[in-house]
This is a predicted structure of a 71-nucleotide RNA (transfer RNA) from Eukaryota sp. BB2. The gene name in the source record is trnfM. RNAcentral holds the sequence, with entries from ENA. The coordinates come from a structure-prediction model, not an experiment, and the mean pLDDT is 83. It matches the Rfam family "tRNA". Rfam classes the family as a transfer RNA.
């Protein structure tokens, strides 16, 4: 420098262009003599900027970060 892949809650992962979900963790309540376990509830996210579209995590362009390949 070129090509390919990845970027979504604190962590690991989902999501035919049509309400962004799950598990663990964290918080509150319940249960318990008490901790843990268990039950219920809540909070928390689409890397950034544009474009297409009635509607974008999804499609297109550029940038940023990480990984791989080639030189």
């Nucleotide at each position: 420098u070129g090509c390919g892949g990845a970027g979504u809650a604190g962590a690991u992962c989902a999501a035919c262009g049509g309400u962004a979900g799950a598990u663990c963790a964290c918080a509150a309540g319940g249960c318990u003599c008490a901790u843990g376990a268990c039950c219920u509830u809540a909070a928390g996210a689409u890397a950034g900027a544009g474009g297409u579209u009635c509607a974008a995590u999804u499609c297109c362009u550029c940038u940023c970060u990480c990984c791989g390949c080639a030189a």